[in-house]
Context: one part of a larger RNA
RNA sequence: GAUUGAACGCUGGCGGCAAGCCUAACACAUGCAAGUCGAACGGAAACAGAAUAUAUUAAAUUUUUAAUAUAUUGCUGUCGAGUGGCGGACGGGUGAGUAAUAUCUGGGGAUCUGCCUAAUGGAGGGGGAUAACUAUCGGAAACAAUAGCUAAUACCGCGUAAUGUCGUAAGACCAAAGUGGGGGAUCUUAUAGACCUCAUGCCAUUAGAUGAACCCAGACGAGAUUAGCUAGUAGGUGGGGUAAUGGCUCACCUAGGCAACGAUCUCUAGCUGGUCUGAGAGGAUGAUCAGCCACACUGGAACUGAGACACGGUCCAGACUCCUACGGGAGGCAGCAGUGGGGAAUAUUGCACAAUGGGGGAAACCCUGAUGCAGCUAUGCCGCGUGUGUGAAGAAGGCCUUCGGGUUGUAAAGCACUUUCAGUGGAGAAGAAAUAUAAAAAAUUGAAUAAAUUUUUUAUUUGACGUUAUCCAAAGAAGAAGCACCGGCUAACUCCGUGCCAGCAGCCGCGGUAAUACGGAGGGUGCGAGUGUUAAUC
Numbered sequence: 001g002a003u004u005g006a007a008c009g010c011u012g013g014c015g016g017c018a019a020g021c022c023u024a025a026c027a028c029a030u031g032c033a034a035g036u037c038g039a040a041c042g043g044a045a046a047c048a049g050a051a052u053a054u055a056u057u058a059a060a061u062u063u064u065u066a067a068u069a070u071a072u073u074g075c076u077g078u079c080g081a082g083u084g085g086c087g088g089a090c091g092g093g094u095g096a097g098u099a100a101u102a103u104c105u106g107g108g109g110a111u112c113u114g115c116c117u118a119a120u121g122g123a124g125g126g127g128g129a130u131a132a133c134u135a136u137c138g139g140a141a142a143c144a145a146u147a148g149c150u151a152a153u154a155c156c157g158c159g160u161a162a163u164g165u166c167g168u169a170a171g172a173c174c175a176a177a178g179u180g181g182g183g184g185a186u187c188u189u190a191u192a193g194a195c196c197u198c199a200u201g202c203c204a205u206u207a208g209a210u211g212a213a214c215c216c217a218g219a220c221g222a223g224a225u226u227a228g229c230u231a232g233u234a235g236g237u238g239g240g241g242u243a244a245u246g247g248c249u250c251a252c253c254u255a256g257g258c259a260a261c262g263a264u265c266u267c268u269a270g271c272u273g274g275u276c277u278g279a280g281a282g283g284a285u286g287a288u289c290a291g292c293c294a295c296a297c298u299g300g301a302a303c304u305g306a307g308a309c310a311c312g313g314u315c316c317a318g319a320c321u322c323c324u325a326c327g328g329g330a331g332g333c334a335g336c337a338g339u340g341g342g343g344a345a346u347a348u349u350g351c352a353c354a355a356u357g358g359g360g361g362a363a364a365c366c367c368u369g370a371u372g373c374a375g376c377u378a379u380g381c382c383g384c385g386u387g388u389g390u391g392a393a394g395a396a397g398g399c400c401u402u403c404g405g406g407u408u409g410u411a412a413a414g415c416a417c418u419u420u421c422a423g424u425g426g427a428g429a430a431g432a433a434a435u436a437u438a439a440a441a442a443a444u445u446g447a448a449u450a451a452a453u454u455u456u457u458u459a460u461u462u463g464a465c466g467u468u469a470u471c472c473a474a475a476g477a478a479g480a481a482g483c484a485c486c487g488g489c490u491a492a493c494u495c496c497g498u499g500c501c502a503g504c505a506g507c508c509g510c511g512g513u514a515a516u517a518c519g520g521a522g523g524g525u526g527c528g529a530g531u532g533u534u535a536a537u538c
Base pairs, nucleotide, nucleotide: 001538002537003536004535006534007533008532009531010530013384014383015382016381017380018379019377020376021342026340027339028338030337031336032335035086036085037084040083041082043079044078047077048076049075050073051072052071053070054069055068056067057066058065059064093295094294095293103219104218105217106216107215108214111212112211116208117207118206119205120204121203122202124158126156127155133148134147135146136145138143164173165172166171178200179199180198181197182196183195186194187193188192221267222266223265228258229257230256233255234254235253236252237251238250239249240248270292271291272290273289274285275284276283277282297318298317299316300315301314320331321330322329323328348374350373351372352371356370357368358367359366360365387417388416389415390414397408398407399406400405421479424473425472426471427470431465436460437459438458439457440456441455442454443453444452482527483526484525485524486523487508488507489506493522494521495520496519497518503510504509
């Protein structure tokens, strides 16, 4: 000099863009953060509609209409709980562990891959359960138990079987599910179905894409006041196991393997792109953003699944907290807010799904503390303002003085202007394009003028931010300057007080009666919504 996720002192007008627990991976009250699908299923607790029945009232008139009430019907819109599917392995957080099962770079072959894309072939015929529900019943609760009923894209056989799997071959073996829209004939057990068709879903296989797993090499901290370490250890054969190679595991055999090019041990540490500094080489660092890894109260384990050994899943053990009828149960903010604690120190228990993206769904839509925004903080960077011109009687006051004057100083006052920003009132973009609905046209599919899909056109609909950005108007200099320093280094000097005291100090050093070095004042210098100090890096 540059820099910082900074802190502290004094001060503080506005805006834009960023950033904001570096410490206790300490403990957590409360709310929210992962649901969705009725176009898979049996159904109907709630709401709304419709229909039917009954009763009452009124009008009309002799059986009609209207209103109200009650009951019934899943009939319709829909839908609590339940079965089932997909998603809870993403997104979000943290850096405890890990010096190598990590990371980075470059290679490799013995692998898997839901949803997605392309393609080929198939989807035949049966069965038994079970939740919900009903009944009984245990428990304070959490949660159960017994009996009975029922459905499916839930579950299980049979049939079919290649380009799949096993096998040298012969051969053997392996699958599936429907749902919704529309429809002219024909058939049936006729408000329905068969049948046809469209959409979507299902099964097998192949290829791709994406994602993931594994192996090898090099690079990637410190200590030798750590010199020897190692029995599944090193290798082989054969079983087992895995998606897959392999001591991954086991039996047997061999006695190896690593190490001064630093094994082993100890300490420290997430790694990288990057960031800071520097002319560079280097050095330091790894906040925010992006990639990878690891972790989810502590330790261990598997289940489900395409994918986890799973932050808001399960089981076991432990510590802690809470409830309890003492028999037994519940919990996990290193998600977003927020609380206590620790600390020099780090924010709101906010708004919205309008946009981008994600999950589910055919869609409408639902969910989304991801995200978009707003709030707080001079924490940083950048921009703007706190007025402009004129104004000598060089006013008053202050300070100094050789008492003549000098300086503050065109500074103020006065006069003439301007109105950025803030404040007030009004106008007002863009972020919105899709989806969907309605209408029209064309094309594709189709037996079809139905339905569906695609394309085009038109109309309608959607904004948290938001009193938005921006623009206009009126008013009035009005609301807006401080901090450090002034002995030398180092830009900037005098007076008073103090008297080796009080104090200053980055280094040299100042202070013991004339201190430009302490404290105050006047003046000056530097930077300026900041400025100085401290800490840290180069």

The prediction has a mean pLDDT of 85. Predicted 3D model of a 538-nucleotide part of an RNA (small-subunit ribosomal RNA, 5' domain) from Candidatus Schneideria nysicola. NCBI's taxonomy places the organism under Bacteria, Pseudomonadati, Pseudomonadota, Enterobacterales, Candidatus Schneideria.